[in-house]
RNA sequence: GCCCUUGUGGCUCAGAGGUAGAGCACUCCCUUGGUAAGGGAGAGGUCGCGAGUUCGAGUCUCGCCAAGGGCA
Numbered sequence: 001g002c003c004c005u006u007g008u009g010g011c012u013c014a015g016a017g018g019u020a021g022a023g024c025a026c027u028c029c030c031u032u033g034g035u036a037a038g039g040g041a042g043a044g045g046u047c048g049c050g051a052g053u054u055c056g057a058g059u060c061u062c063g064c065c066a067a068g069g070g071c072a
Base pairs, nucleotide, nucleotide: 001071002070003069004068005067006066007065010024011023012022013021018055026042027041028040029039030038048064049063050062051061052060
């Protein structure tokens, strides 16, 4: 330098154009003599950044950034 993959709540990951989800963690409540486990409720993400396409983009296209891999 060229090519490929990945980037989504604190963490690990879903989500193949139509209002962003799960598990764990966190907060409150129930239960217990007290923990743990269990049950119920809740908060938390402008989807790496910027453009484009579209009535509508986390999703498609382009550029950039970051991480990983391959070739030279």
Molecule: transfer RNA
Organism: uncultured Candidatus Melainabacteria bacterium